[in-house]
Context: one part of a larger RNA
RNA sequence: CAAUGGUCAAGGAACUCGGCAAAUUGACUCCGUAACUUCGGGAGAAGGAGUUCCCGAUCUUUGAUUGGGACGCAGUGAAAAGGGGGGAGCGACUGUUUACUAAAAACACAGGUCCAUGCUAACACGUAAGUGGACAUAUAUGGACUGACACCUGCCCGGUGCCGGAAGGUUAAGAGGAUUUGUUAUUCUGACUUGUCAGAAGAAGCUCAGAAUUGAAGCCCCGGUAAACGGCGGCCGUAACUAUAACGGUCCUAAGGUAGCGAAAUUCCUUGUCGGGUAAGUUCCGACCUGCACGAAUGGUGCAACGACUUCCCCACUGUCUCGACCAUUGACUCA
Numbered sequence: 001c002a003a004u005g006g007u008c009a010a011g012g013a014a015c016u017c018g019g020c021a022a023a024u025u026g027a028c029u030c031c032g033u034a035a036c037u038u039c040g041g042g043a044g045a046a047g048g049a050g051u052u053c054c055c056g057a058u059c060u061u062u063g064a065u066u067g068g069g070a071c072g073c074a075g076u077g078a079a080a081a082g083g084g085g086g087g088a089g090c091g092a093c094u095g096u097u098u099a100c101u102a103a104a105a106a107c108a109c110a111g112g113u114c115c116a117u118g119c120u121a122a123c124a125c126g127u128a129a130g131u132g133g134a135c136a137u138a139u140a141u142g143g144a145c146u147g148a149c150a151c152c153u154g155c156c157c158g159g160u161g162c163c164g165g166a167a168g169g170u171u172a173a174g175a176g177g178a179u180u181u182g183u184u185a186u187u188c189u190g191a192c193u194u195g196u197c198a199g200a201a202g203a204a205g206c207u208c209a210g211a212a213u214u215g216a217a218g219c220c221c222c223g224g225u226a227a228a229c230g231g232c233g234g235c236c237g238u239a240a241c242u243a244u245a246a247c248g249g250u251c252c253u254a255a256g257g258u259a260g261c262g263a264a265a266u267u268c269c270u271u272g273u274c275g276g277g278u279a280a281g282u283u284c285c286g287a288c289c290u291g292c293a294c295g296a297a298u299g300g301u302g303c304a305a306c307g308a309c310u311u312c313c314c315c316a317c318u319g320u321c322u323c324g325a326c327c328a329u330u331g332a333c334u335c336a
Base pairs, nucleotide, nucleotide: 001331002330003329004328005327006326007325008324010322011321014320019317027051028050029049030048031047036041038148052070053069054068055067056066057065058064059063071075083315084314085313086312087311088310089309090307091306095107096106111146112145113144114143115142116141117140123132124131125130149302150301151300152299154232155231156230159229160228161225162224163223164222165221168220169219170218174214175213179209182206183205186201187200188199189198190197191196192195233251234250235249236248237247260294261291272288273287274286275285276284
């Protein structure tokens, strides 16, 4: 010097990102126990008192209650054994998770809603046979979103998606075959070496190309649908102080953000402004609303209980600190 354990005057969080770590509390019996609340809780709330031994009494008699006494600094005499309270955020809760840096506000959850599916179900695996779903049958099964509970969940179907519709337009292969290409039996013309060559036309068959017409779903089209994906305005003026604008005008839109909440896990400006708490508060709590850029199942707002969650305050407590000291053990170091 390091690790581990222990003690400390006065102060008591002044330490620090932060009370991290440590300390406090601790068992049993009795008394007592607030707001709030889903009436179950909260609650071991908080806060108090007692606890050994001896002699009696009573009783519901290995004990309890009660009266008297004894000893010590100390009686759950060692060890083991909740620190507590208040405000706020998030998530209802118990649970689950990154095996080896994240345990959470993330995941799940009961509950809610929508969509699909009538059974050889939808859906999934497999080339198939087949299998799961299910030896089930819509109070069932699959998919998606939300996430207890309470109060609620506004407007927009123009775009995208999905569902329904079938009149018209468009539209593939296929059907169709007008017309058309090549080939040449044959015929014609010319030449001459008289059976050959050159040229032209050209049936049938085969063959090349192929118009009109016909031809489903889809798309266009017509409706519906937002707890489907999503979206939810601007400018100007106006009241008898000023300010503000219930009101008016105008442009645009599919419709212009309703209730509730709001400097918020969301607010840039910003340490917004006011109030509270402190001697002093970029955090915290309550308000205001000017919401850069909240907002209603990508759920909105509340909410008792719960949380090794996040944040602020208070009491108790302490070597966290002022500020360090000492003790023990084990290392390190030095000498042998």

Annotation: The prediction has a mean pLDDT of 87. This is a predicted structure of a 336-nucleotide part of an RNA (large-subunit ribosomal RNA, domain IV) from a marine metagenome. It matches the Rfam family "Bacterial large subunit ribosomal RNA".